The part of an RNA shown here (small-subunit ribosomal RNA, central domain) has 350 nucleotides and comes from a metagenome.
Context: one part of a larger RNA
RNA sequence: CUGGGCUUAAAGAGCAUGUAGGCGGACUGUCAAGCGUUUUGUGAAAGCCCCCGGCUUAACCGGGGAAUUGCUUGGCGAACUGGCAGUCUUGAGACAGGUAGGGGCAACUGGAACUUGUGGUGGAGCGGUGAAAUGCGUAGAUAUCACAAGGAACACCCGAGGUGAAGACGAGUUGCUGGGCCUGUUCUGACGCUGAGAUGCGAAAGCUAGGGUAGCGAACGGGAUUAGAUACCCCGGUAGUCCUAGCCCUAAACGAUGUCUACUAGGCCGAGGGUUCUCUGACGGAUUCUUGGCCGUAAUGAAAACGUUAAGUAGACCGCCUGGGGAGUACGGUCGCAAGGCUAAAACUC
Numbered sequence: 001c002u003g004g005g006c007u008u009a010a011a012g013a014g015c016a017u018g019u020a021g022g023c024g025g026a027c028u029g030u031c032a033a034g035c036g037u038u039u040u041g042u043g044a045a046a047g048c049c050c051c052c053g054g055c056u057u058a059a060c061c062g063g064g065g066a067a068u069u070g071c072u073u074g075g076c077g078a079a080c081u082g083g084c085a086g087u088c089u090u091g092a093g094a095c096a097g098g099u100a101g102g103g104g105c106a107a108c109u110g111g112a113a114c115u116u117g118u119g120g121u122g123g124a125g126c127g128g129u130g131a132a133a134u135g136c137g138u139a140g141a142u143a144u145c146a147c148a149a150g151g152a153a154c155a156c157c158c159g160a161g162g163u164g165a166a167g168a169c170g171a172g173u174u175g176c177u178g179g180g181c182c183u184g185u186u187c188u189g190a191c192g193c194u195g196a197g198a199u200g201c202g203a204a205a206g207c208u209a210g211g212g213u214a215g216c217g218a219a220c221g222g223g224a225u226u227a228g229a230u231a232c233c234c235c236g237g238u239a240g241u242c243c244u245a246g247c248c249c250u251a252a253a254c255g256a257u258g259u260c261u262a263c264u265a266g267g268c269c270g271a272g273g274g275u276u277c278u279c280u281g282a283c284g285g286a287u288u289c290u291u292g293g294c295c296g297u298a299a300u301g302a303a304a305a306c307g308u309u310a311a312g313u314a315g316a317c318c319g320c321c322u323g324g325g326g327a328g329u330a331c332g333g334u335c336g337c338a339a340g341g342c343u344a345a346a347a348c349u350c
Base pairs, nucleotide, nucleotide: 004321005320006319007304008303012318014201015200016199017198021194022193023192025088026087027086028085029084030083031082033081034080035077036076037075038074041071042070049065050064051063052062053061054060091191092188093187094186095184096183097182098181099180103177104176105175106174107173108172109171110154114150115149116148117147118146119145120144121143125136126135162169163168206247207246208245209244210243211242215241216240220236221235222234223233258317259316260315261314262313263312266295267294268293269292270291271290272289273288274287275286276285277284300305323350324349325348332343333342334341335340
């Protein structure tokens, strides 16, 4: 390379946008690059293969053919691929009217709880545990009432429910803003799919600078436990957790399942629209589009399972895998303030 694979055995990039490239809807005409057919020249000889011949045979040798699947000249063909020109609407998009939503950003506002402060009542304990102790408390704690301050998170609603490409998103109001779905079939007329590089986003932790710090809480201190206890339990507690600006770029970033398209039994539960029937108070029935789940047929699968949300049947494009360890390491390169990330071996060994 060919071939085989990627839910769980090695293997889908965390997610998206998109450049080159690859691939690409229906019809007509045309060209003839690919393609087919024929032809010109060439493809040295020898060898291999086939036929015939010469040494008594063979090896060997002579003659002829075939092959040399390639390149090339001219002619012809026009189904398919391609180029050009034209037409189309079903793919894609636009427009209009509706519609659901914790989608994003910003500002403002709210109540419960908590901690602290001040004051009142009160007067000996509180707290904590398996049991205790450290700790707090007559300088008046805990408890309770009132007021004030502060930061963080938004109970119930909440749902196998919704939104988002993913990460993720949950108090309320307002402003700005992205996307989806349905209906109309008004417009454009293939404008599409994928996507090496590239670019953007990307939980938590971590980093830089400046704020903030109620609660929680790595590190750290103390009390216990224990043979020990650098832990589990308890009392404290700094970074951090929060905000602004900028980095970092990793996760069991999981559906361990790349994106897009078409096709292939059904049943049940939910969410958002449309049409229609009964009837009009709606509920409800039928049907259709989108969407989230469960079960299940055929098929697939090593099985578990999956099964119109495929892991079925096919197609397009990208990524990735090739025994375990060494190792996601060394070296080199590159990015980063650093931590480290990305790329990525070999010896050796089983």